[in-house]
RNA sequence: AGUCGAGCGAGAACCAGAUCCUUCGGGAUCUGGGGAAAGCGGCGAACGGGUGAGUAACACGUGGGUAACCAACCCUCGACAUCGGGAUAGCCCGGGGAAACCCGGAUUAAUACCGGAUGCUCUCUUGGAUCUACGGGUCUUUGAGAAAAGGUGGCUUCGGCUUCCGGUCGAGGACGGGCCCGCGGCCGAUUAGCUUGUUGGUGGGGUAACGGCCUACCAAGGCGACGAUCGGUAGCUGGUCUGAGAGGACGAUCAGCCACACUGGGACUGAGACACGGCCCAGACUCCUACGGGAGGCAGCAGUGGGGAAUCUUGCCCAAUGGGCGCAAGCCUGAGGCAGCGACGCCGCGUGGGGGAAGAAGGCCUUCGGGUUGUAAACCCCUUUCAGGAGGGACGAAGCACUCGGGUUAAUAGCCCAGAGGGUGACGGUACCUCCAGAAGAAGCCCCGGCUAACUACGUGCCAGCAGCCGCGGUAAUACGUAGGGGGCAAGCGUUGUCCGGAUUUAUUGGGCGUAAAGCGCGUGUAGGCGGCCACGCAGGUCCGUUGUGAAAACUCGAGGCUCAACCUCGAGACGUCGAUGGAAACCGUGUGGCUAGAGUCCGGAAGAGGAGUGUGGAAUUCCCGGUGUAGCGGUGAAAUGCGCAGAUAUCGGGAAGAACACCCAUGGCGAAGGCAGCACUCUGGGACGGUACUGACGCUGAGACGCGAAAGCGUGGGGAGCGAACAGGAUUAGAUACCCUGGUAGUCCACGCCGUAAACGAUGGAUGCUAGGUGUGGGUGGUGUCGACUCCAUCCGUGCCGAAGCUAACGCAUUAAGCAUCCCGCCUGGGGAGUACGGCCGCAAGGCUAAAACUCAAAGGAAUUGACGGGGGCCCGCACAAGCAGCGGAGCAUGUUGUUUAAUUCGACGCGACGCGAAGAACCUUACCUAGGCUUGACAUGCACAGGAAUGUCGUGGAAACACGGCAGCCCUUCGGGGCCUGUGCACAGGUGGUGCAUGGCUGUCGUCAGCUCGUGCCGUGAGGUGUUGGGUUAAGUCCCGCAACGAGCGCAACCCCUGUCCUUAGUUGCCAGCGAUUCGGUCGGGGACUCUAAGGAGACUGCCGGUGACAAAUCGGAGGAAGGUGGGGAUGACGUCAAGUCAUCAUGCCCCUUAUGUCUAGGGCUACAAACGUGCUACAUUGGCCGGUACAGAGGGCUGCAAACCCGCGAGGGGGAGCGAAUCCCAAAAAGCCGGUCCCGGUUCGGAUUGGAGGCUGAAACUCGCCUCCAUGAAGGCGGAGUUGCUAGUAAUCGCGGAUCAGCAACGCCGCGGUGAAUAUGUUCCCGGGCCUUGUACACACCGCCCGUCACACCACGAAAGCCGGCAACACCCGAAGCCGGUGGCCCAACCCGCAAGGGAGGGAG
Repeated sequence: AGUCGAGCGAGAACCAGAUCCUUCGGGAUCUGGGGAAAGCGGCGAACGGGUGAGUAACACGUGGGUAACCAACCCUCGACAUCGGGAUAGCCCGGGGAAACCCGGAUUAAUACCGGAUGCUCUCUUGGAUCUACGGGUCUUUGAGAAAAGGUGGCUUCGGCUUCCGGUCGAGGACGGGCCCGCGGCCGAUUAGCUUGUUGGUGGGGUAACGGCCUACCAAGGCGACGAUCGGUAGCUGGUCUGAGAGGACGAUCAGCCACACUGGGACUGAGACACGGCCCAGACUCCUACGGGAGGCAGCAGUGGGGAAUCUUGCCCAAUGGGCGCAAGCCUGAGGCAGCGACGCCGCGUGGGGGAAGAAGGCCUUCGGGUUGUAAACCCCUUUCAGGAGGGACGAAGCACUCGGGUUAAUAGCCCAGAGGGUGACGGUACCUCCAGAAGAAGCCCCGGCUAACUACGUGCCAGCAGCCGCGGUAAUACGUAGGGGGCAAGCGUUGUCCGGAUUUAUUGGGCGUAAAGCGCGUGUAGGCGGCCACGCAGGUCCGUUGUGAAAACUCGAGGCUCAACCUCGAGACGUCGAUGGAAACCGUGUGGCUAGAGUCCGGAAGAGGAGUGUGGAAUUCCCGGUGUAGCGGUGAAAUGCGCAGAUAUCGGGAAGAACACCCAUGGCGAAGGCAGCACUCUGGGACGGUACUGACGCUGAGACGCGAAAGCGUGGGGAGCGAACAGGAUUAGAUACCCUGGUAGUCCACGCCGUAAACGAUGGAUGCUAGGUGUGGGUGGUGUCGACUCCAUCCGUGCCGAAGCUAACGCAUUAAGCAUCCCGCCUGGGGAGUACGGCCGCAAGGCUAAAACUCAAAGGAAUUGACGGGGGCCCGCACAAGCAGCGGAGCAUGUUGUUUAAUUCGACGCGACGCGAAGAACCUUACCUAGGCUUGACAUGCACAGGAAUGUCGUGGAAACACGGCAGCCCUUCGGGGCCUGUGCACAGGUGGUGCAUGGCUGUCGUCAGCUCGUGCCGUGAGGUGUUGGGUUAAGUCCCGCAACGAGCGCAACCCCUGUCCUUAGUUGCCAGCGAUUCGGUCGGGGACUCUAAGGAGACUGCCGGUGACAAAUCGGAGGAAGGUGGGGAUGACGUCAAGUCAUCAUGCCCCUUAUGUCUAGGGCUACAAACGUGCUACAUUGGCCGGUACAGAGGGCUGCAAACCCGCGAGGGGGAGCGAAUCCCAAAAAGCCGGUCCCGGUUCGGAUUGGAGGCUGAAACUCGCCUCCAUGAAGGCGGAGUUGCUAGUAAUCGCGGAUCAGCAACGCCGCGGUGAAUAUGUUCCCGGGCCUUGUACACACCGCCCGUCACACCACGAAAGCCGGCAACACCCGAAGCCGGUGGCCCAACCCGCAAGGGAGGGAG
């Protein structure tokens, strides 16, 4: 994908000439030239280019074979090219059709076609020779068959000769191809059996060629666990990516091979095709149509549509490289060379270089000092790549035309020349070079919590968002968003996807299986894997040498070319489980011979719940019969159901039946495991020991396979005493389909047959060898010894415990390995889903064996550690219980709280450990709340600037006041500048009881005055951690003693401190008064220090002494003495820590918020409300009492804005009064219970005092909301309190009064103190609560108020099943069947050759 006129005939337009015609434009014919289109013929079109659908295959890779083959064009060699013939397309004429196209007639050429001749040779055939691997090869011979074409140039004597290009036969070569074979490279066994042309043979056919490739007949084979068949997926390779490698993944570009060309089928032509741009048929689709019929195939290059996350220009050129045709020129070539688009990749380059600190401005941060951006910028000096402008300007061109020259030659054909001239470039005016101007035009993206390099601020507030994993975000976010800064890369940077790596996380290199996932329940044994000692041989494995091949590219190294690099070129290396050949013989293998240590056989005497069968025994249970006997028995935590007067239970005698075998019995024995137990007999398996006669490696393991295999369960038939699922009843309980009780069926038992599982466990497969011991026990043998039996020693086998080395994550294992090694098998690969679904196999069933995925989670898990916890254990404390006493819970009132209400009822505190708490004083104030009215540098602090003046007091007016306005009075110092003080204006700022106690400090509560909590060094452990601190005693105590791989130390305990109890010393006023004196009778006075007391110092108590106990210790029990005895009593004192305990409202404080208000001032109100509930108290309910009268005894406090006596008034609260006292002096101040006397008499009272009325007092500006007290009157509930609950162990509980703080007064009955009177009880530690130590279990660790399971309801997702319905693929049987190829019959058709004058016939051929 055409090309060739140098194979052939013919020949349009056009040109020239001639002739004819002419409408004078021209037309027609002929000749010559010209050569388009079409045609015959040749070669090509099977290459080149595209794609990867199919294919698991000799498709590919690699190495071989082909004596079983082909081969156009090309090369070499040999031989030849002779004589003839008949057609046909085109063109022309006619016809059909819309078209595509078709039919008929006439004529014609060839390198088209046909016949004859010749035959180097070739094919078949006949015979022979020779070689042979016996398949065949080579040589020779007989017969038959088989060739061809010319064209062109030159010369020509026109006969021909010759050049070049072709033609034919044959041999060989080269290139290329066909076929065959060994080996290699995917997944699934939930695919285990597949196969009938199947496997082989014989004959035939077919092919270029071997072959079931095809056919007829014969035989019954062939393949498969070393994975056939089937299903899924896939083009294969050189290579590419990754990896240290071994590997793993992939198969774009480039290169080799294969396959495909709209889908399926088919052949034709040809050297080659079953043919991308050829043909035929069928199908789907698109287009044309006159509806009859036709046309088409971009997985060629561009380009369009569609799909998609996504992939380009309908460019230039054949100049070069290559291909087809041609003699050639040349033509064709979306192969190819170039250009265009895309940062898609790789490489190179630029966006400037040097200087430059006032470290500018701006930004950001800030501890407000500064830091940082940052030499960065500005500014100064310089350079000009790239982009821009201008000019010059390639290599790639060699070849081949053309002209000339030279050589060769007969030749002026051809051919040759590192001869000359000269033409030919798509890219492209491109690369490159030079010049011009000016830092000029040129930087982004990701990240900054850890991994991982780089940090601050603001915004946000579990929102918005981030996220690869862990995880960030709930008001101080280096994790979100933004900014500043920083880090990383850079014309890129991030993200997503995929692959390898890290991952020794499929482990060959290079893992495991006691408890983390993982040893088959156990045995016998097939295949397979592995296997003792010696010798000889072979050479398959193995090793060495040589050699062939392992395409190129790629890769590595060396060198070279583009300015470098990427890239390219050259050289070398490297690349196989490959082939050939020569050699070695240790090892593996193999053959032969031998050996006895492995294994087995034999002999001997012993042990044993080893197995199977048959008998047999006694105890017990139950039932039956009989006797005795009477009211219960039985059962439980307690009961009841049940049994029993129809005589049970109990007991005695007799009988029946079934099942199991007490003691012996073991830490024991046997068996492969499951498992095996009275005794006897029969049959039978295995093992140990001893002997050392025999065999001579006969062995080990063991995928499949086969067998055994507890209990329960199933089938058939027996049996059935006891026990006993189910079931029934009784209890328990909220319920109780359970645990307990009374019954009771299957079953348990036997025979036979199934099932085939288990925590079938040593959670530990089997075999062999090696590696310290000690101590039990079963079996055997030997020795010592003895009269004998023991004891003892040695050894082999079994079975336990403890332990060395070693191993192990640890726990632990440790000659019975979990140690050190070898061999074989099984099994594991995160948790859940799930040992489930589906499929298959087995089973009577129940079910078993094999065995996923979707989906989902960021874990699941092992061992050990520290805690915490336990309706675990041991030891021990505490008013913890018990024993007691008094209460609370009921009433009224007080007070606090909840709730409700309200304009507000300010806030906080919430189990113990909030609730008479902050508050040790809410009428105003307090006060933080509400309402209303005001102020805005403010009620308060500091500073600055300016102006002014004392501040302030007082008066008036308005007002509720705050406050506003007005009047009057009213400074100091001074160096005269001003200053102090104050007011006003303005600016900084003040102020906040606004929020956060989960941002904090400080302080506090609580466990708990419990006895604990830690550290250093050492030691142990991989580590967390342990030891010490545990243990034996003892104590109130981790108090002390003893022991101990610990030795010491710290914080706690105790002691030191205070009060109190005894004594002493000192001191003696305001206290005291024994003795003396005085006395007004009062310690009043003198006096005294004795005593009390006061307040300072000391003594005393230490288990010191005695006895018992105890380890001779610590200590404890008893006793003596003593005021006090074992801590004398009380207080202060609170370890490490826990509770995000409490407090931002004491105070302080970070951050946030308010700023004419959330600040501040004022008045009034509220905090005092009141259906209800709770806490804490007071007073009571009475006679151990109430009331009246009399009378006695404290301690500790307070007092000058104070306590206040005497005296007077008042019933009283109180008033008047004012001595005394700043207090051991005076006052408050009377103490009360008690004691003495009287009265009341069981009654809601002479109990109780709430409530209410009236009248008063006091404080205070002021008692309405909202104080306390007094008097008179009133006289409620309440008669000892349900469930439940609190305190207290001695000067305690109970009871009685007194004082103080706060405070004008007081809601105080509260709180903190003081003294008076003054008990009961404790056997004891079982229980409740709390706590300490040791130990144990743990799935808990915000730690049992933990964790966690299942059903149900709703929604969603995934997988399985489902009556059915639809589709796809495959298999088998049968029917119809296009084109095409092969064959057959009848008919039809035919120029070449033969016969024939011809007609026709024959040979032969064709369509069908």
A computed fold for a 1408-nucleotide RNA from an uncultured Actinomycetes bacterium, annotated as small-subunit ribosomal RNA. The RNAcentral record of the sequence draws on Greengenes. The coordinates come from a structure-prediction model, not an experiment, and the mean pLDDT is 85.